């Protein structure tokens, strides 16, 4: 996420006469008639119903640190990490020292570490060689873990010393535990002291901690309620039984009851819910900002399986072409259905 204007259509409220018992029709005149995403239906809410003393369990969800805000998983601002030269982007950014699991292939070794290639030859063998002290070879047993090499990772890094070679072994300085102090509302920073450095990764893996959650949704709900069957209640013509008959009493049970009326739920249907609201628009204020606080103005779709659509002009705005005057050509993704706050995504 195009402006303005015409003609001609839909659809809605209104007002006027008409037709019609009426419900309503059609005509005319007015006013109104999608979007930044109306879409995904992912979070977060209003709002309506059930459930609900109160608390654990289960299950989800969220995770730096302060603020916004009805709320949020959302949005400022910040801290830290990590990419860039830099502007800036990015980050599931609690805990691996409570426990369990895994850590494929490579590789010697992958968690009570390890020795393939490799250094060494202080020790102890073996040999050789020297009168002797001593010196020489092997690399047999050993020392090593610096260099190579595997690997996302191999138990701090450089460096300088040591040393047979090696090693925080020892020191600097960088990281790192710990334990004071300074700033800061925090996270976090900054410097002191200590401790040669101890417990390798993984939690978008079990789990731990901490804090948050109750179900369904406008087809939520509520309200009016033709007929029609069926229930139930009142009258009720008639019938049946008992008595010898009439009056009168009884009974009429699920399978005697026309027909009147009345209830209550409730189906078509009609109404509400419904669109003014945690509204927009503007100016001050307030904050670094997200938002807020004030004051003024404006009301702007609200339905029914459901309308917003077509053409013509005139300006914009990109694109091409081009005689520099103009000509052509596009203008998109999409579409309301209870509302609002984000995220996402799609879009000349």
């Nucleotide at each position: 996420u195009g402006a303005g204007g015409g003609u001609c259509g839909c659809c809605g409220g209104c007002g006027a006469g008409c037709c019609g018992u009426a419900a309503g029709g059609a005509u005319c005149g007015u006013c109104g008639g999608a979007g930044g995403a109306a879409a995904g239906u992912c979070c977060g809410a209003g709002c309506u119903c059930c459930g609900c003393a109160g608390g654990g369990c289960a299950g989800g969800g969220u995770g730096c640190c302060g603020g916004g805000u009805a709320a949020c998983g959302c949005c400022c601002g910040g801290g830290c990490g990590u990419c860039g030269c830099a502007a800036g982007g990015c980050g599931a950014c609690g805990g691996a020292a409570a426990g369990u699991g895994c850590c494929g292939c490579a590789g010697a070794g992958a968690g009570c570490a390890g020795a393939c290639c490799g250094c060494c030859g202080a020790u102890g063998g073996u040999c050789c060689u020297u009168c002797a002290g001593g010196g020489g070879a092997c690399a047999c047993a050993g020392g090593c873990a610096a260099g190579g090499g595997u690997g996302a990772a191999a138990g701090g890094g450089u460096g300088c010393g040591g040393u047979a070679a090696g090693a925080g072994c020892g020191c600097a300085c960088c990281g790192g535990g710990c334990c004071g102090c300074u700033g800061g509302u925090g996270a976090c920073a900054g410097g002191g002291g200590u401790c040669g450095c101890a417990u390798g990764g993984u939690a978008a893996a079990c789990c731990c901690c901490a804090c948050c959650c109750g179900g369904a949704g406008c087809a939520a709900g509520g309200c009016c309620a033709a007929g029609u069957a069926a229930a139930g209640g009142a009258c009720g013509a008639g019938g049946g039984g008992u008595a010898g008959c009439c009056c009168g009493c009884c009974c009429c049970g699920c399978u005697c009851g026309a027909g009147u009326c009345c209830u209550g739920g409730g189906u078509a249907g009609g109404c509400c819910g419904c669109u003014c609201g945690a509204g927009g628009c503007c100016g001050c204020c307030a904050g670094c900002a997200a938002u807020g606080g004030c004051g003024g103005u404006c009301c702007u779709a609200g339905a029914g399986a459901a309308a917003u659509g077509a053409c013509c002009c005139u300006c914009c705005g990109c694109c091409g072409c081009c005689a520099c005057g103009g000509c052509g050509g596009c203008g998109a993704c999409a579409g309301a259905a209870c509302u609002c706050g984000g995220c996402u995504u799609a879009u000349u």
RNAcentral holds the sequence, with entries from MGnify. This is a predicted structure of a 348-nucleotide RNA (Bacterial RNase P class A) from a marine sediment metagenome. Its mean pLDDT, the model's own confidence on a scale to 100, is 76.